[in-house]
Molecule: small-subunit ribosomal RNA
Organism: uncultured bacterium
RNA sequence: AGAGUUUGAUCCUGGCUCAGAGCGAACGCUGGCGGCAUGCUUAACACAUGCAAGUCGCACGGGCAGUAGCAAUAUUGUCAGUGGCGGACGGGUGAGUAACGCGUAGGAAUCUAUCCUUGGAUGGGGGACAACCGUGGGAAACUACGGCUAAUACCGCAUAAUGCCUGAGGGCCAAAGACGUAAGUCGUCUGGGGAGGAGCCUGCGUCUGAUUAGGUAGUUGGUGGGGUAAAGGCCUACCAAGCCUGCGAUCAGUAGCUGGUCUGAGAGGAUGAUCAGCCACAUUGGGACUGAGACACGGCCCAAACUCCUACGGGAGGCAGCAGUGGGGAAUAUUGGACAAUGGGGGCAACCCUGAUCCAGCAAUGCCGCGUGGGUGAAGAAGGUCUUCGGAUUGUAAAGCACUUUUGGCAGGGACGAUGAUGACGGUACCUGCAGAAUAAGCCCCGGCUAACUUCGUGCCAGCAGCCGCGGUAAUACGAAGGGGGCUAGCGUUGCUCGGAAUGACUGGGCGUAAAGGGCGCGUAGGCGGCAUGUACAGUCAGAAGUGAAAUUCCUGGGCUCAACCUGGGGACUGCUUUUGAUACGUGCAAGCUAGAGUGAGGAAGAGGGUUGUGGAAUUUCCAGUGUAGAGGUGAAAUUCGUAGAUAUUGGAAAGAACACCGGUGGCGAAGGCGGCAACCUGGUCCUUAACUGACGCUGAGGCGCGAAAGCGUGGGGAGCAAACAGGAUUAGAUACCCUGGUAGUCCACGCUGUAAACGAUGUGUGCUGGAUGUUGGGGAACUUAGUUUCUCAGUGUCGUAGCUAACGCGAUAAGCACACCGCCUGGGGAGUACGGCCGCAAGGUUGAAACUCAAAGGAAUUGACGGGGGCCCGCACAAGCGGUGGAGCAUGUGGUUUAAUUCGAAGCAACGCGCAGAACCUUACCAGGAUUUGACAUGGGGAGGACCGGUACAGAGAUGUACUUUUCCCGCAAGGGACCUUCCGCACAGGUGCUGCACGGCUGUCGUCAGCUCGUGCCGUGAGGUGUUGGGUUCAGUCCCGCAACGAGCGCAACCCUCGCCCUUUGUUGCCAUCGGGUAAAGCCGGGCACUCUAAGGGGACUGCCAGCGACAAGUUGGAGGAAGGAGAGGAUGACGUCAAGUCAUCAUGGCCUUUAUGCCUAGGGCCACACACGUGCAACAAUGGCCGGUACAGACGGAGGCAAUGCCGAGAGGCGGAGCAAACCCGACAAAACCGGUCCCAGUUCGGAUUGAGGUCUGCAACUCGACCUCAUGAAGUCGGAAUCGCUAGUAAUCGCAUAUCAGAACGAUGCGGUGAAUACGUUCCCGAGCCUUGUACACACCGCCCGUCACACCACGAAAGUUUGUUGUACCCGAAGUCGGUGCCUUAACCUCGCAAGAGGAGAGAGCCGCCCAAGGUAUGGCCGAUGAUUGGGGUGAAGUCGUAACAAGGU
Repeated sequence: AGAGUUUGAUCCUGGCUCAGAGCGAACGCUGGCGGCAUGCUUAACACAUGCAAGUCGCACGGGCAGUAGCAAUAUUGUCAGUGGCGGACGGGUGAGUAACGCGUAGGAAUCUAUCCUUGGAUGGGGGACAACCGUGGGAAACUACGGCUAAUACCGCAUAAUGCCUGAGGGCCAAAGACGUAAGUCGUCUGGGGAGGAGCCUGCGUCUGAUUAGGUAGUUGGUGGGGUAAAGGCCUACCAAGCCUGCGAUCAGUAGCUGGUCUGAGAGGAUGAUCAGCCACAUUGGGACUGAGACACGGCCCAAACUCCUACGGGAGGCAGCAGUGGGGAAUAUUGGACAAUGGGGGCAACCCUGAUCCAGCAAUGCCGCGUGGGUGAAGAAGGUCUUCGGAUUGUAAAGCACUUUUGGCAGGGACGAUGAUGACGGUACCUGCAGAAUAAGCCCCGGCUAACUUCGUGCCAGCAGCCGCGGUAAUACGAAGGGGGCUAGCGUUGCUCGGAAUGACUGGGCGUAAAGGGCGCGUAGGCGGCAUGUACAGUCAGAAGUGAAAUUCCUGGGCUCAACCUGGGGACUGCUUUUGAUACGUGCAAGCUAGAGUGAGGAAGAGGGUUGUGGAAUUUCCAGUGUAGAGGUGAAAUUCGUAGAUAUUGGAAAGAACACCGGUGGCGAAGGCGGCAACCUGGUCCUUAACUGACGCUGAGGCGCGAAAGCGUGGGGAGCAAACAGGAUUAGAUACCCUGGUAGUCCACGCUGUAAACGAUGUGUGCUGGAUGUUGGGGAACUUAGUUUCUCAGUGUCGUAGCUAACGCGAUAAGCACACCGCCUGGGGAGUACGGCCGCAAGGUUGAAACUCAAAGGAAUUGACGGGGGCCCGCACAAGCGGUGGAGCAUGUGGUUUAAUUCGAAGCAACGCGCAGAACCUUACCAGGAUUUGACAUGGGGAGGACCGGUACAGAGAUGUACUUUUCCCGCAAGGGACCUUCCGCACAGGUGCUGCACGGCUGUCGUCAGCUCGUGCCGUGAGGUGUUGGGUUCAGUCCCGCAACGAGCGCAACCCUCGCCCUUUGUUGCCAUCGGGUAAAGCCGGGCACUCUAAGGGGACUGCCAGCGACAAGUUGGAGGAAGGAGAGGAUGACGUCAAGUCAUCAUGGCCUUUAUGCCUAGGGCCACACACGUGCAACAAUGGCCGGUACAGACGGAGGCAAUGCCGAGAGGCGGAGCAAACCCGACAAAACCGGUCCCAGUUCGGAUUGAGGUCUGCAACUCGACCUCAUGAAGUCGGAAUCGCUAGUAAUCGCAUAUCAGAACGAUGCGGUGAAUACGUUCCCGAGCCUUGUACACACCGCCCGUCACACCACGAAAGUUUGUUGUACCCGAAGUCGGUGCCUUAACCUCGCAAGAGGAGAGAGCCGCCCAAGGUAUGGCCGAUGAUUGGGGUGAAGUCGUAACAAGGU
């Protein structure tokens, strides 16, 4: 510090995801030791049991027990009681609380037991009550009455200020003693001061929601009174009407706050366990008492819920103390030891108490440290895995050899913590010795991100997955194994936080098109604000002081062997406050200035707005005339109008609406918007001038106003147009597009609505920053003045520099450079939807979510592809022609069907007379039988044999089996060895036309013989890419020329190659025959010749070379000459980059899979030839341009030895007999046919046509039944030129005619070649099809056979509405009102004090019970608000496999 993911690729925007760190964690697998930490995050749920707050006999009386004593008594211990101090600390928890609760900084009107310090005092009296005793009640808890008694318990009196109150005169207030022989000590009372503690007040800071906008009656303030330790509406009476709030009151939700912790570069964000400070709470709610301190966790009273005891009358309880239990939960420990240390309470003390604390136990929960051995060791062992079978790897790893002993074990010693005693921890830490490699390694991952790869299994299954995505038979992605990578006593997963995320942007983002500028203006609050002077100093800056607890973090030392951990010091705590200064900026105040802003004066333009009039053209209607059969409308029609007179035309009349030409990227307005003409009323703007004011300014949350069209209300108006509607067409349908009609509406007045792609998709204002050019309105200057040129201000356009931008583009009218203010955005969908509020008559508007779902959605540009986009151009593409196919019959191939099998493949063009250049057996792969298993075929081993081959017999359908017969070679003296062959055995293996052409090679088809496809360097672009290759011409051609940021090059094109066409040279048999000779019935038949033809080799020839026109003076093109041939002379071979997962595993080759007594192999028979039917390709016909008969002429190419076969003979013929010649310019196949000549037929199902069938034959072959070809005789079907549709062909072509060949025993109407005869037509490129180039649009890229929308049907999911039902919370009113404080009352009760009384007693003061009153918890009744839960039914939404209907959008998407 980044990475993956939208695309065919690119740049950008933008979300999602990952890598890091962390945790009080949990879960899975695994687990050796130690140190230090940490450990109910959930039910503030309920709790059994034990413990957690007591202590003091030096305050006091008594009981019991003991000791001493005869006893009184003394003394010790203990028990409860009176009394004192402490139970307000310590410990727990975070429910509540959005608050002066907390944090920070301050403040004044206070209290404070114990403690410290410093004064003073401590005199004299009195009456009770517990315990105890007695009598009772009660189940118990407990309690009633009577009696006795002590005190440091209680009460007076005295004393009384340095205390308190005060009206300043005065008034008031205390005490306790104990111990000690004593000294004295500890106490008690009352003051002053202090420390520490506590209470109160204030500034600032402290979460979310405005779909919470108003709240508040003790409320805000005052006065009097009360109350408190203390200020205060804290309380009360009266008076006033305030107080809080857009700088967010109130309400709702959530939450203890902080030091800190985690993360981060920081700013921030998240968090508030352990430790520390504060607060709050103690089952829930209320209340007070005591006290220095509480409204009190282990106190009291009351109410409520719950639990327990009960004799049913009544009682008891509160673990959010430490352990522990149940429950909840993914989840969190021992009912341990000790007061030894630290600290706390009590005590004079000894001492007692202390689940505070210190320790131990449990848990890998975390952090830190250590170990599980180190060295050597190659035969690179065995085993595993992979393999190209050679090897590689695991791997120095192991074994082996020689070492060490941390940890653990055993044994011995043994601390610090304790300053004298006291040690739970603990015989612990630590030290020493002994034995022994011994006791000790796992987890995750290995497609990319992200370090790490192979094999097998599986076969869109099982599964994986953080994102992208893997898996459909060769998975580095699933599972396993081997190997590897990472971390390590842990490793992964899950959850959560920060980071990355500049993805809420203060640091540090944006808004033309990606999400995002409010429709426009006016303007309130607010924010911001010109030049210069003076003054003050909240802001700002500087210094100083206080504070910012400790701990933590950081730096630096120290202590545990190190570290974690602990600890000393420093720094820091970025903050707040006080104070002293500074005065530039900024702010306030004061007084100025004129450059901003405004006013005045003088001019100017304009569809700016409103009102009232007025004009002509057009349209429609009406009236009248002329006139006659149509008009109208459309792609074509029809509905419609018209003989009752339309349309057309002429004249007249009426009505409403809109204003042609001018008219213009011209003008005006804030926007919406504004258009005949005139008048009136009225707003704004511009220019010039520089007289006036003197910052008066800019922006603008709320607010107010304006605001197209449509729509709504009331009333008018209504010509034309025209939603809805009707009819006619179109169509598969057509609730549309087209046509004919037609109502709201459009118009006016008034009132609503308040939205638009209200767009420049660009907020307003100000300043600055090169230019060029047009135009509108002013002003100035110069001149050659109907004007021209130029300067300038204000508008409005185009192009463009810098700059900006993702690009497109913007570019003084900025999207540049800056400032001020406002509005808005934060992934797509859900959704501008739901709910709520506000507005509206309604329609609806405005504000505006969530659940759920996806990994994208999107912008700009690029290359393609496509378009019922455009331009150019080509092709038998159309057109013009000729001949066919489609109808019939047959042949052949295919589909389908059938079958035991009808083997398999080929499937639009580019499968279908295709693989098959030839299925009777064979072929043959198929079927049903019969055999066989190392095999029909190959290699290797062992045994036997000697041949192999061949022959005979028998069985059998044959394969095969049985029997018999014949029979080796080489080397070597020999033994023996070797070769070859046969057979047997067993194993490796053979074999497979079994599967996969979507694993492949090779070959092939097709676009297409179309003219294209690319590269290097350079240049342009952020980039994909572009340029070159586009453009102007031209060509069959990216062919060539010219131009050009391109210059060159490659594969294609062309040419080079072959054949044909002309000529020449050479050659001269088997070819030829002009001349000469011979010869025949005839004939190159013979001599001869090589001239010609020809043969087959080599050359020549054609190049726009020549002329003319056109063209640009080019390329080229048109015409012409010459020439056998003319612009590529004709034909062939030749097929660029690529496309179609095109075809072929059945030509061959081949990976993988499958099979191995079978899916191999052999065999005989059958099948591939079936036949209702459908299609393709052909043949031959339907006839007279013909059929038949007769005569007669002319080719080319090819083949021939298991062959072609002549002459001859036989047969009617197929053919047979026979065989000359020929391995071929020699012989043979071999008569070419159409044509031509003559004859006949006479338009008919025929003398056309030949299918079909019968009979008889021929040939081939082992064999023609299934299932061959041919011949003869007989038979004589359909068919009279073929619907929609469709094919071929542009010249020696089509058409037509025959010949040959391959395959082949035989078997072409097919295929491949060959020649003969031999046309017609092409105006032209509008249209159909296909192709090329340029351009344009695109939401396509599997590329239009694309993409994609909505309803409906089905399943699932979340949400809204809903008659209602219901939980919680809160408000208001009223009722009731426990305990308790306060107040009142005082007939009841009453020791101390006072008065009277000798006394008894009486009275008083005071107190109490009781009663009354105020307040008030819980409760009740009624009625509202809010958040939920649920609800028949219902609504839309989302997601789902390939459902249904259409075709809306993307191309002009076919309107």